[in-house]
Context: one part of a larger RNA
RNA sequence: CUGGGCAUAAAGGGCGUGUAGGCGGUAUGGCAAGCGGUAUGUGAAAUCCCGGGGCUCAACCCCGGAACUGCGUACCGAACUGCCGUACUAGAGGACAGGAGGGGGAUGUGGAACUCUAGGUGUAGCGGUGAAAUGCGUAGAUAUCUAGAGGAACGCCGGUGGCGAAAGCGACAUCCUGGCCUGUAUCUGACGCUGAGGCGCGAAAGCGUGGGUAGCAAACAGGAUUAGAUACCCUGGUAGUCCACGCCGUAAACGAUGAGCACUAGGUAGCCGCGGGAACCGACCCGUGGCUGCUGAAGGUAAUCCAUUAAGUGCUCCGCCUGGGGAGUACGGUCGCAAGGCUGAAACUC
Numbered sequence: 001c002u003g004g005g006c007a008u009a010a011a012g013g014g015c016g017u018g019u020a021g022g023c024g025g026u027a028u029g030g031c032a033a034g035c036g037g038u039a040u041g042u043g044a045a046a047u048c049c050c051g052g053g054g055c056u057c058a059a060c061c062c063c064g065g066a067a068c069u070g071c072g073u074a075c076c077g078a079a080c081u082g083c084c085g086u087a088c089u090a091g092a093g094g095a096c097a098g099g100a101g102g103g104g105g106a107u108g109u110g111g112a113a114c115u116c117u118a119g120g121u122g123u124a125g126c127g128g129u130g131a132a133a134u135g136c137g138u139a140g141a142u143a144u145c146u147a148g149a150g151g152a153a154c155g156c157c158g159g160u161g162g163c164g165a166a167a168g169c170g171a172c173a174u175c176c177u178g179g180c181c182u183g184u185a186u187c188u189g190a191c192g193c194u195g196a197g198g199c200g201c202g203a204a205a206g207c208g209u210g211g212g213u214a215g216c217a218a219a220c221a222g223g224a225u226u227a228g229a230u231a232c233c234c235u236g237g238u239a240g241u242c243c244a245c246g247c248c249g250u251a252a253a254c255g256a257u258g259a260g261c262a263c264u265a266g267g268u269a270g271c272c273g274c275g276g277g278a279a280c281c282g283a284c285c286c287g288u289g290g291c292u293g294c295u296g297a298a299g300g301u302a303a304u305c306c307a308u309u310a311a312g313u314g315c316u317c318c319g320c321c322u323g324g325g326g327a328g329u330a331c332g333g334u335c336g337c338a339a340g341g342c343u344g345a346a347a348c349u350c
Base pairs, nucleotide, nucleotide: 003322004321005320006319007304008303012318014201015200016199017198021194022193023192025088026087027086028085029084030083031082033081034080035077036076037075038074039073040072041071042070049065050064051063052062053061054060091191092188093187094186095184096183097182098181099180103177104176105175106174107173108172109171110154114150115149116148117147118146119145120144121143125136126135162169163168206247207246208245209244210243211242215241216240220236221235222234223233258317259316260315261314262313263312266295267294268293269292270291271290272289273288274287275286276285277284299306300305323350324349325348332343333342334341335340
């Protein structure tokens, strides 16, 4: 390379957007590049193959044929691909009418808890643990009441639930704003799918500048435990956690399962719509879409299990894998303030 694969064995890019490229619905007319046919030119000789012959045989050699799977030219064909034209509506998108939602951004507001401050009551303890001690407290703590300040997070509702591409999103109000679903079948008329590069987003930690700091809490200090205890437990406690702006770009970024389309039994539950029936309301029955679960047929799987939300059956496009260690290391390149990220070997060894 041809292959075979990627839930758990090596292997799906963290997620999107989109460039090139690849692939692409129905009908019809044309062209003839791909495609097929015929003819013709060429495809040196030798070699290979077939037939025959010569060295005693063979290797070897000679003669003839076939072949040389290729390329060029001319003509013919038009199913499929392609190209050009015309038309269509089942894909895709728009319009109109409804709907649900912790989707995103900004500003403001609220209550509970907590800590601190001031004051009142009150007195000897509090705190903490397996037990203790460090610690706090007669300079009046803990407890309790009143007032004030501050920062962070939003209990119950809350769900097996919802939204988002993923990361993720949860008090309330207002403003700005993205996506999704249903109904009508009104418009456009293939406008589509995927997507190497590129660009954007991207938890936590970390970094830069400035602010903020209640609680929590790496580091650190002390008390315990222990043979030791650079831990687990306890008392403290700084970065950080929070905000603004700018970086970083990673993760068990997981469904360890790329995206899209089509097809292939059911049952049951939840969420959001629509139509019909029934109905005082709520509920209920039938049907029809979207989403989220459980269970399960066929089928698949090494098994576990998956099973209309496929890991089934097919097609299209992208990413990735190819024994373990060395190693996600070295070197080089590139990005970054740094930490480090991305790309990514070999010797050697089993």
Small-subunit ribosomal RNA, central domain from a metagenome, 350 nucleotides, folded computationally. RNAcentral holds the full RNA, with entries from SILVA. Model confidence (mean pLDDT): 88 of 100. Its Rfam family is "Bacterial small subunit ribosomal RNA".